This is a predicted structure of a 163-nucleotide RNA (Lysine riboswitch aptamer) from a bovine gut metagenome. Model confidence (mean pLDDT): 79 of 100. The sequence is in RNAcentral, with records from MGnify. The model forms 100% of the base pairs in the Rfam consensus.

RNA sequence: GAUAGAGGUGCAGGGAACAUCAGUAAGCCGCGGAACACAGGCGAUCGCCGCCGCCGAAAGGGGACCCUGCCGAAGGAUCACGGAUCCGCCAAGGUCCGUCCUCCUGGGGCGCGGGAAAAGAUCCCGCGCACUGUCACAUGGAACGAUCUUGUGGAGCGCUAUC
Numbered sequence: 001g002a003u004a005g006a007g008g009u010g011c012a013g014g015g016a017a018c019a020u021c022a023g024u025a026a027g028c029c030g031c032g033g034a035a036c037a038c039a040g041g042c043g044a045u046c047g048c049c050g051c052c053g054c055c056g057a058a059a060g061g062g063g064a065c066c067c068u069g070c071c072g073a074a075g076g077a078u079c080a081c082g083g084a085u086c087c088g089c090c091a092a093g094g095u096c097c098g099u100c101c102u103c104c105u106g107g108g109g110c111g112c113g114g115g116a117a118a119a120g121a122u123c124c125c126g127c128g129c130a131c132u133g134u135c136a137c138a139u140g141g142a143a144c145g146a147u148c149u150u151g152u153g154g155a156g157c158g159c160u161a162u163c
Stems, first nucleotide, its partner, number of pairs: 001163005008071001010070006018062001027054002030051004040090004074105004080099007106132002109129008134154005140148001
């Protein structure tokens, strides 16, 4: 360097169903209100706001299940660029998606704090705690090695096997 492979409550994508969103938004009926449009500016408008009743969603987010592809799997951060969306345009911004550079993280779990989110679901980040895989070093079982015990440390740019 090439090929193959291991970690386990492992990772990602897809599918249909389900719960949530929500008895919310929209629609319809009725009653009432003000002359005010929506974070900023300029506009457009079939206007707008509140309440009772009837009817009543969806997107995004989610876990389990199944299928597929995998083991830097993948995830995250900063900058830049492009796109979608938020009534139109302008400026700025939020959310989401894609591309690029560099950097961070072995893995999942639990706790605390912060952020995203409708959310106490879930996800992301930081810190802490053990656990776990791996390698190195030390340690004990009366040489050495193998295997095992205990401890410390490292990081996937690692580890194992073959060439």